[in-house]
RNA sequence: GUGCAGGCCGGGUGGCCGCGGGCCUUCGGGCUCGAGGAAAGUCCUGACACCGCAGGGCAGGACGCUGGGGUUGACCCAGGCGGCGAAAGCCGACGGAAAGUGGAACAGAAAGCAGACCGCCGCCGGAGCGUCUCCGGAGGCCCCGGCGGUAAGGGUGAAACGGUGGGGUAAGAGCCCACCAGCGUCGUGGCGACACGGCGGCUCGCCAAACCCCGUCCGGUGCAAGGCAAACAGGUCCCGUUGACGCGGCCCGCCGAGGGACCGGGUACGCCGCAGAGAGAGAUGGCCAUCCACGACAGAAUCCGGCUUACAGGCCUGCUACGGAA
RNA sequence: GGGCGCUUAGCUCAGCUGGCAGAGCGUCGCCCUUACAAGGCGAAGGUCGGGGGUUCGACUCCCUCAGCGCCCA
Numbered sequence: 001g002u003g004c005a006g007g008c009c010g011g012g013u014g015g016c017c018g019c020g021g022g023c024c025u026u027c028g029g030g031c032u033c034g035a036g037g038a039a040a041g042u043c044c045u046g047a048c049a050c051c052g053c054a055g056g057g058c059a060g061g062a063c064g065c066u067g068g069g070g071u072u073g074a075c076c077c078a079g080g081c082g083g084c085g086a087a088a089g090c091c092g093a094c095g096g097a098a099a100g101u102g103g104a105a106c107a108g109a110a111a112g113c114a115g116a117c118c119g120c121c122g123c124c125g126g127a128g129c130g131u132c133u134c135c136g137g138a139g140g141c142c143c144c145g146g147c148g149g150u151a152a153g154g155g156u157g158a159a160a161c162g163g164u165g166g167g168g169u170a171a172g173a174g175c176c177c178a179c180c181a182g183c184g185u186c187g188u189g190g191c192g193a194c195a196c197g198g199c200g201g202c203u204c205g206c207c208a209a210a211c212c213c214c215g216u217c218c219g220g221u222g223c224a225a226g227g228c229a230a231a232c233a234g235g236u237c238c239c240g241u242u243g244a245c246g247c248g249g250c251c252c253g254c255c256g257a258g259g260g261a262c263c264g265g266g267u268a269c270g271c272c273g274c275a276g277a278g279a280g281a282g283a284u285g286g287c288c289a290u291c292c293a294c295g296a297c298a299g300a301a302u303c304c305g306g307c308u309u310a311c312a313g314g315c316c317u318g319c320u321a322c323g324g325a326a
Numbered sequence: 327g328g329g330c331g332c333u334u335a336g337c338u339c340a341g342c343u344g345g346c347a348g349a350g351c352g353u354c355g356c357c358c359u360u361a362c363a364a365g366g367c368g369a370a371g372g373u374c375g376g377g378g379g380u381u382c383g384a385c386u387c388c389c390u391c392a393g394c395g396c397c398c399a
Stems, first nucleotide, its partner, number of pairs: 001322001003319007011291007019034006036297001040308002043306002046303002048222004052254002055252004060218005065079005080094001081092004095213002100211002102207002117154002119150008128141002131138002162180006181203001183200007226272003234263006246255001292295001327398007336351004345382001353369005375391005
């Protein structure tokens, strides 16, 4: 010098002039506090508030290796497995495809209880050309047709029913064997995911960010929730103690006395909710001097936590590989 | 502030139980006409808003970012 991981800063100091909140005031002013690591996106929880009870079921949704933490979560820590990298290390929506339904276009013979185009091999029939001959035949090569075997090889495809090697065979094939992968089972280690080893029969895959199954969890709406105070004038019709309206996807259970539509009228303002910045949605800045690395992304709106996304530049710590020096 | 939806050709929209991206209007060329319109025939025109992931394969499924629109006092 390069790479990886973790943490931090993200202009400092001084002067002058401003902005918003609070306190004090002799009303001139004075003192004090005033954005972020993401205040953002609103992707997830929670608090809080209302929906009569937030009760049961269906539907729907979210999550998904193991152990622990945490109120919860798509979060955090540690570990397992898989992938990438030379390494430090990084990434992973990582349950189930022998519960069921379904998909795989085109190409290709065949794509899901597979299949035979070329090829290889055997038998039969026919045509041709050589060889040998004791002239009776024997044996070979090649072509065409039929029947059958095969899945080694070629070819198609993203994917072709375990892979490599050897034996075997007419040619072949887990047909047999060795190793590897995978399946089942047993043993050992581990809380567990899983790892290692033995044995067995030789064996098929892909997609669940397709429907679905299994396990865990979830009622809905959101501070424009909601509450207090202030103002006002009632009228007509309808539903309802045989249970209305009242759960925002539906059904059920419990509760129980008012509810709805139209016309007319009133307020359309203040306070709380609301915060160790904080309201009306609006504030949190500017200039000068000096220093440096010349200042990025961006700005609260009920609050807390997590995740994701954006970010000029700089600092610290640990580690990896190569090179150099001692 | 909070909740929800959309983005496909120049414009308006289909297509989204994954398998070669379509229609109408518009544009261009030819025919028809003395000429224009209408009509007929043909053609061009697509990063399916950007990026990433799942999959053999993505407009379609998932995540993220951007832009636009609607609703709530």